[in-house]
RNA sequence: CAGAGUAGGCGCAUCGCGUCAAGUGCCGCCGGAUGGGAAGUUGCCGGAGGACGAAGGACCCCGCGGGGUCCGCGGUGGUGCGCCGCAUCCGCUG
Numbered sequence: 001c002a003g004a005g006u007a008g009g010c011g012c013a014u015c016g017c018g019u020c021a022a023g024u025g026c027c028g029c030c031g032g033a034u035g036g037g038a039a040g041u042u043g044c045c046g047g048a049g050g051a052c053g054a055a056g057g058a059c060c061c062c063g064c065g066g067g068g069u070c071c072g073c074g075g076u077g078g079u080g081c082g083c084c085g086c087a088u089c090c091g092c093u094g
Stems, first nucleotide, its partner, number of pairs: 001094003008084009017074003026050002029047004036090003040086001056071007
């Protein structure tokens, strides 16, 4: 001097969940983890609380409130693959 490497993000695939409303997103509070090590947030996760909020349809069964299948929908969850990917100090490779 150069490089590898995180949490995570995006796309695709697949299996689910919800659609009888959870989840996602938003707000402040509390906490947690985060390249190999230390440490860290404006990024990520969790908790309780608050506000807001939706796309259903067909067929069948049955005790008319439910169940099943299929096609959709949700700024929906997991996994796999591809791409992107730590601002400090130390370390690793060349």
This is a predicted structure of a 94-nucleotide RNA (THF (Tetrahydrofolate) riboswitch aptamer) from uncultured Lawsonibacter sp. The RNAcentral record of the sequence draws on MGnify. Model confidence (mean pLDDT): 82 of 100. Rfam family: THF (Tetrahydrofolate) riboswitch aptamer. Rfam 15.1 lists 747 matches to the family in 747 species.